[in-house]
Molecule: transfer RNA
Organism: Myxococcota bacterium
RNA sequence: GGGCGCUUAGCUCAGUUGGUUAGAGCAUCGGUCUUACACACCGAGGGUCGCAGGUUCGAGUCCCGCAGUGCCCA
Numbered sequence: 001g002g003g004c005g006c007u008u009a010g011c012u013c014a015g016u017u018g019g020u021u022a023g024a025g026c027a028u029c030g031g032u033c034u035u036a037c038a039c040a041c042c043g044a045g046g047g048u049c050g051c052a053g054g055u056u057c058g059a060g061u062c063c064c065g066c067a068g069u070g071c072c073c074a
């Protein structure tokens, strides 16, 4: 330099053909339980969907650019 992927909560990830209010598990916090801790159960908080533009009535999803990262080729 070229090619193919990935970027969504603190971490690991899902998100269907563009359409309801963006979700799960773990972790954190609170409650129940226990002499207490753990386990278990119930609940809560936590997101500019990497950044910036474009298309559209409507974008996590489509298009362009940039950045980061993984693999392959040279």
Base pairs, nucleotide, nucleotide: 001073002072003071004070005069006068007067010026011025012024013023019057028044029043030042031041032040050066051065053063054062